[in-house]
């Protein structure tokens, strides 16, 4: 839509009149395999063709009224002319006309025809919304507009000419991916977000592609023609065909169902109607897909049954659960009955409408007759009985719900975290248990949680993240004040937002779900209308943003030219002489051809000392001797002007440190590569000698840094203090004081921050715009555009792969950080190991077996303070099997327990002659005790079952004990207080101590375990007490002696006690702790020495000292017995003895201890042996007796520097003692032999005073003893410590960390090994699309011809004939599907090779980050 069409329906108006000629069906004949087609004859119409009329329509012309408007237009009227329709059918009547008839008549009903107007149903055009991707940035020739013109219903480049150069585009053109939109679903508190199946509404398609016909309407799903593909038929000449309509079938797939009933109903199509037609529709099948709604019973019912699992073996659970008792009967099965959905049409008959009048028709009402797929379906009664009906998934935490068996990093499970390596609530099974229920669980998607793309609602100093800086376009955002407008904004009213759907409410299938009716709701849009306060537009003023002019000052701003001194280097000359120069050390380098070193004169080149600095300057990068000239900004004051002129800034443009490119200068000094010396396991490095690019100057690229305040830029606001620089006012003017304003640093409040920090220079409060970000790695890679000479830069992914990666912070641990401080830690000293030879332990090796266990310190003279046999846990042979040893059960046993002779045997063992008891209770005989007997019983003994034993594993299941850091001074609570928290605080700090010992300070006060002390020795004194000890005095007595009376004074000997507490004094010191000195004192600042081991570390050590869970053997892994071994021996190591000699050794004299043990004991005097030792046989159950001379020491005497008069191993031969037994394998004595070894490499241990060192004694275990171990005693008896720089341990503090199994940590990158993705790749293969050119069907259209037709159109007066206007064949042209050709571009698949990434218990080299990570 004023730029259009609308069949069938409704309403108006008018109209329907003369006439013609064909053809189908039919019928004959012909062709064809079939599909089918040809030929001649007949015929009808509402088919079809001409005439005629024209209310009208339509077109010109001329006039006029209204709408409308920027302009063009459009809707009527008048009046003229030109053009243009049609069919009939059916019923009935005879008023009117004609009349033989009832039709040509008339009437009704239904058709056609013009016009006009309405519904409906569309065409067409606009606005506005509608996904991804800029690694698609320029697209475009009918393109974009105009003029005439076709063409369509209609505008319109829709088409054609011609004419102009437009039109689109970063508010995203153009390319390239996806995709039918939409009411609406789903999810969400909403915003949103995801989807577009069912229903509804639009659009497009209908085998792939092109086209027109017919029509109201189609470029048509079941119509037509053509090119393709692709099935079928074929007689090979020819044909047919289009399920993305209902069912079906095949294939693909995780997956989707019946070749079913019916037109009863509801709608549709024709038809005048009956009626036809509908796979639409209405039912029914199939499938738990979904939704909804019901049973699977339901009340009692403990002895808490069986069974089943678990157990602390008593129980508990499973569980009212079941059984059993009474009940009910939904639903399933059997019988009986049984709708609703049905309204109509039709038929008869009356009434009324309608007619001139009947009759159809129509209404009304009455009878009648008939319609149901579903279906005997819902639904109702009835009958009998609990009868006919439970799974599923979990049960480690998120998450409700726990045990036992098996499994033993295996099967396994897993949504994340993560379970499993012998005690698995995580696997598999059972019981239990939770949960949901005809479901339950996986899967796969989607929203939600996720403020985790932040519009609502987020960020960017260190976690990802501010662009290296400006300048500025496009946008965005913008001071004050008045007036208008009304576009954004707000409010009323109206249409409109289609139905369904959602949501309230009511009704209705018993209920719900399904579904009916009102409502409200659809948050939008249009139209009208109103406000006018923000914005926004228009107009005017305004000075407070901004800018301009002035005046004085500051400045390593830039730019150019010139000049200057110092230094280094190197060139000439002097003096001179053997080095010089470098390092941790060195060497290469340089120098007798005169270096370095110094003095003079020249040459060049680069920088610019002091001033200089949280000082200046600029927009960053950046700028540094001095002069001089051009030249940029920024602040201060004071007026005066202009009059919002402003802020930011996507794209764009300029600048941009160092290095690095190009082209030409230049080169002093430094110095990548490189060379050479060193270093080192290498050492392509650090370190040293040289040195070439560069480093410098013109110019011209590059364009990027930890371009950093890791903090874009503009404006406003919000507590202060303190420097310092510029410039200004004022007061006082010597200094200097108080303010203002700009800029550059500290510190802080409030407030932010995750801390950390930040804090008028904001990372506080706000406004405005711009960049930017979205886990880690893949990767700032790749491909692909852009820029560059190059080198590269800027833009920038994916696959895959992890479950983190990251900040700030705490606590700790570690540093080849720092800083305080200890220790026999170094250092000063002594004396050893490490070499020898022995002893012994370990390792290895060996064996039959060398049993086991300890293994850096802190395993190795360790468990073992005694391995010939035992011991003994191990080997070989031989035996036993309820056992060597407990306990219990049931049965047997009556000359049984016991003893146990021959005989086998190594021995255990086997044998078993003969010997031979006891106790209790009854009863009996016997006169009674006592004796003897019967019966039971106890104990024992057989057998048979429970069970016994195991030094069999596991010390990573465990308890107890032990070692170690360490006797190091540490570790921790409670309360307040600080931090969001981890956590600090205390306990940190100044002092001091041996000490977290004290004193001060202190948001902390206070405890606690630990240090100290208290305990024990040991040193002094005193009191007691006085034998077995003592003897001073007194008396005896002896060859000698406390030997004896006798003392109780001394020594001692054990018991109470005193004593030392920095208590006094000086001095230092905070006057405090506390330190140094001193005095007295037997002893001085813990007086020596011992027990005494905080929280914890080591999965330290020990199942073999015991214990004690799990498991494993059970005629053996257990228990007896012989014998063997544990003693092996090429070798390794650890601890010890004795040496090696003269400070010695050997002789002979000679003096002095403590502390200890002793009856199966120590042993005495005396006697034999050369001794070992034997005999003896007193004393002691111990201050008495014995061990029991101590040795070194001291007095002499030899030996004289050697393998010895050292040294003593090794082997020879004689012996002693213990034991059954000394062969493997015992000590000791005697004689003989007389090895190594002459002080010990690298490298290691102890030890600070009665200590090292050295000397002898005892003792425990023990028949002896492999003890030179161990543990205790005592005698002789030292040197040394300036110091704390360093090695090792450790404490506190305080730093750094990427470490927390804590540095014995952690961790990089090549190589090699696998496997996955991914890029590059001669190259081949495919796809869509575009361009150039051929061909070019069918079909539109144009154009030329005229086969055919002669009823219509035209000539001739008709009949007929002519003609070719229309029709209709043909040709030629245009357009054009599909095909060929060519050449580019694009995507994508492959593809030897090749490149890097990713992953992957135990590979290779190294050692680059993290500590100062060994060169930050």
């Nucleotide at each position: 839509u004023a730029a259009c069409c609308u069949g069938c329906c409704c309403c108006c108006a008018a109209g329907u009149u003369c006439g013609g000629g064909a053809u189908a069906a039919u019928u004959c004949g012909c062709c064809g395999a079939a599909a089918g087609g040809c030929g001649g004859a007949c015929u009808a119409a509402u088919a079809c063709c001409g005439g005629a009329u024209a209310u009208g329509g339509u077109c010109c012309a001329g006039u006029u009224u209204c709408c409308a408007u920027a302009a063009a237009g459009g809707a009527g009227g008048c009046u003229g002319g030109a053009u243009u329709a049609a069919a009939g059918g059916u019923g009935g009547c005879c008023u009117c006309u004609g009349u033989u008839u009832c039709a040509a008549g008339c009437u009704a009903u239904u058709g056609c025809u013009u016009g006009g107007g309405g519904a409906u149903g569309g065409g067409c055009u606009u606005g506005c919304g509608g996904c991804c991707u800029a690694u698609c940035a320029g697209c475009u020739a009918g393109u974009u507009g105009g003029u005439a013109g076709g063409g369509u219903a209609a505008u319109g480049g829709c088409c054609u000419a011609c004419c102009a150069a437009g039109g689109c585009u970063a508010a995203g053109a153009c390319g390239g991916g996806u995709a039918g939109c939409c009411g609406g679903c789903c999810u969400g508190a909403g915003a949103g977000g995801g989807c577009g199946u069912a229903c509804g509404g639009u659009c497009a398609c209908a085998u792939g592609g092109g086209g027109a016909c017919u029509g109201a309407g189609a470029c048509a799903c079941g119509g037509c023609c053509c090119c393709g593909a692709c099935u079928c038929c074929u007689a090979c000449g020819g044909g047919a065909g289009g399920c993305a309509g209902c069912a079906g079938u095949a294939g693909g797939g995780a997956a989707u169902a019946u070749u079913g009933c019916g037109c009863a109903a509801u709608g549709g199509g024709c038809g005048a109607a009956a009626g036809c037609c509908u796979g639409a529709c209405g039912c029914a099948g199939c499938g738990a897909c979904g939704c909804c709604g019901c049973g699977u019973g339901g009340a009692g019912g403990a002895u808490g049954a069986a069974g089943u699992u678990c157990u602390u073996a008593g129980g508990a659970a499973u569980g009212u659960a079941a059984a059993c008792u009474c009940c009910u009967u939904u639903u399933a099965a059997g019988a009986a009955g049984g709708a609703a959905g049905a309204a109509a049409a039709g038929a008869u008959a009356a009434g009324g409408a309608u007619u001139a009048a009947a009759a159809u028709u129509c209404c009304u009402u009455a009878u009648c007759c008939u319609u149901g797929a579903c279906g005997g379906u819902a639904c109702u009664u009835u009958u009998g009985g609990a009868a006919u009906a439970a799974g599923c998934u979990c049960c480690g935490g998120c998450c409700a719900a726990c045990u036992a068996c098996g499994u033993g990093c295996c099967a396994g499970c897993a949504g994340c975290c993560g379970c499993g390596g012998u005690a698995a609530a995580a696997c598999g099974u059972a019981g239990g248990g939770a949960g949901c229920g005809a479901g339950c669980g996986u899967u796969g998607c989607u929203c939600g949680g996720a403020a985790u793309u932040a519009c609502u609602g987020g960020g960017u100093g260190u976690a990802a993240a501010g662009a290296g800086u400006a300048c500025g376009u496009a946008g965005g955002c913008g001071g004050g004040u008045u007036g208008g407008u009304a576009a954004g904004u707000c409010g009323a009213a109206u249409g409109u937002g289609a139905a369904a759907u959602c949501u309230a409410u009511c009704c209705a299938c018993u209920u719900a779900a399904c579904g009916g009716g009102u409502a409200a709701a659809u948050u939008g849009c249009g139209u009208u209308u109103g406000a006018a306060a923000c914005u926004g537009c228009c107009a005017g003023c305004c000075u407070a943003g901004a800018g301009u002019c002035a005046a004085g000052a500051a400045g390593a701003g830039g730019g150019a030219a010139g000049c200057a001194g110092a230094a280094u280097u190197c060139c000439c000359g002097g003096u001179g002489u053997a080095g010089c120069g470098g390092u941790g050390a060195a060497a290469u380098g340089c120098g007798u051809a005169g270096a370095u070193a110094u003095c003079g004169g020249g040459a060049g080149g680069a920088a610019u000392g002091c001033c200089a600095u949280u000082a200046g300057c600029g927009a960053a990068g950046g700028c540094g001797g001095c002069u001089u000239c051009c030249u940029g900004g920024g602040a201060u004051u004071u007026g005066a002007c202009u009059g919002a002129c402003g802020c930011u800034g996507a794209g764009g443009u300029a600048c941009g440190a160092a290095a690095g490119c190009g082209u030409g200068g230049g080169u002093a000094g430094c110095g990548a590569a490189c060379a050479g010396g060193a270093u080192u396991a290498g050492a392509u490095a650090c370190c040293c000698u040289g040195g070439u690019a560069g480093u410098c100057c013109a110019c011209g690229c590059c364009g990027u840094a930890a371009a950093c305040g890791a903090u874009g830029g503009a404006c406003a606001c919000u507590a202060g203090g303190u420097g310092u620089u510029u410039c200004c006012a004022c007061c006082g003017u010597u200094a200097g004081g108080u303010g203002g304003a700009g800029g550059u640093g500290c510190c802080g409040c409030a407030g932010c921050u995750a801390a950390c920090g930040c804090g008028u220079u904001a990372a506080g409060u706000g406004u405005c715009c711009c960049a930017c970000c979205u886990g880690g790695g893949g990767a700032g890679u790749a491909c692909g555009g852009c820029c560059g000479c190059a080198a590269g830069g800027u833009u920038g992914a994916a696959a895959c792969u992890c479950a983190a990666a990251g900040g700030a912070a705490u606590u700790g641990a570690c540093g080849g950080g720092g800083g305080c401080c200890c220790g026999c830690a170094c250092a000063a000293g002594c004396g050893g190991u490490g070499g020898a030879g022995c002893a012994u332990g370990u390792g290895g090796u060996u064996u039959a077996a060398u049993u086991c266990g300890a293994u850096g310190c802190a395993a190795c003279g360790c468990g073992a303070a005694g391995a010939a046999c035992c011991u003994u846990a191990c080997c070989u042979g031989g035996g036993c099997u309820u056992g060597a040893c407990a306990u219990g059960u049931a049965a047997g046993u009556g000359g049984u327990a016991c003893c146990g002779a021959a005989c086998c045997g190594a021995a255990a063992g086997g044998g078993g002659a003969g010997g031979g008891a006891u106790c209790c209770c009854a009863g009996a005989g016997u006169u009674u005790u006592u004796c003897u007997u019967u019966g039971g019983g106890a104990a024992g003994c057989u057998u048979a079952c429970a069970c016994a034993g195991g030094u069999g594993g596991u010390g990573c299941a465990u308890g107890g004990c032990u070692g170690u850091c360490g006797u190091c001074a540490g570790c921790u609570c409670g309360u307040g207080c600080c931090g969001u928290g981890a956590g600090g605080u205390g306990u940190u700090g100044g002092g001091u101590u041996a000490a977290g010992u004290c004193c001060c300070g202190u948001a902390a006060c206070g405890a606690g375990c630990g240090c100290a002390a208290c305990c024990c020795u040991u040193g002094c004194c005193a009191c007691u007490a006085g034998u077995u000890g003592c003897c001073a005095g007194c008396g005896g007595g002896u060859u000698a002696a406390g030997c004896c009376g006798g003392g109780a004074a001394c020594u001692c000997u054990a018991g109470u006690g005193g004593g030392a507490c920095u208590g006094c004094c000086c001095a230092g010191g905070a006057u405090a702790a506390c330190u140094g000195g001193g005095a007295g004192g037997a002893a001085g600042g813990u007086g020596g020495g011992g027990a005494u081991g905080a929280c914890g570390u080591c999965a330290a050590g020990u199942c073999a000292g015991g214990a004690c869970g799990c498991u494993c053997c059970u005629u053996a892994c257990g228990c007896c017995c012989a014998g063997g071994g544990c003693g092996a021996c090429a070798c390794a190591c650890g601890u010890g003895c004795u040496a090696c000699a003269a400070u010695g050794g050997c002789u002979g004299g000679u003096a002095c201890a403590a502390a200890g043990g002793g009856c199966g004991g120590c042993c005495a005097a005396c006697c034999c042996g050369c001794g070992a030792g034997g005999g003896g046989g007193a004393g002691c159950u111990a201050a008495u007796c014995c061990u029991c001379u101590a040795a070194a020491g001291c007095c002499a005497g030899c030996c004289u520097c050697a393998g010895u008069u050292c040294g003593g191993a090794u082997u020879g031969g004689a012996g002693u003692c213990u034991g059954a037994a000394a062969c493997u394998c015992g000590a000791c004595u005697c004689c003989a032999u007389g090895a190594a070894g002459c002080c010990g490499g690298a490298a290691u241990c102890g030890c600070u005073a009665g200590u090292a060192a050295u000397c002898g004694u005892g003792g425990a275990u023990c028949a002896g003893c492999c003890a030179c171990g161990c543990c205790a005693c005592g005698g002789u008896g030292a040197a040394u410590a300036c110091g704390u720089u360093c090695c090792c341990g450790g404490g506190c503090c305080u730093u750094g960390u990427a470490c927390a199994c804590a540095c014995c940590g952690c961790c990089c990158g090549u190589c090699a090994a696998g496997u996955c993705a991914c890029g590059a790749a001669a190259g081949u293969c495919g796809g869509g699309g575009g361009u150039a050119u051929c061909u070019g069907a069918a079909g539109u259209c144009g154009u030329c011809u005229u086969a055919c037709c002669a009823a219509g159109g035209g000539g001739c007066c008709u009949a007929g004939c002519c003609u070719a206007c229309a029709g209709a064949a043909g040709g030629c042209g245009a357009c054009c599907a599909a095909g060929a050709u060519a050449a580019a571009a694009c995507c994508g698949g492959u593809g030897a090779u090749u490149g890097g990434g990713a992953c992957u218990a135990a590979g290779u080299c190294g050692u680059a980050a993290c500590a100062a990570g060994g060169u930050a």

A computed fold for a 1416-nucleotide RNA from a metagenome, annotated as small-subunit ribosomal RNA. The coordinates come from a structure-prediction model, not an experiment, and the mean pLDDT is 83. The RNAcentral record of the sequence draws on SILVA.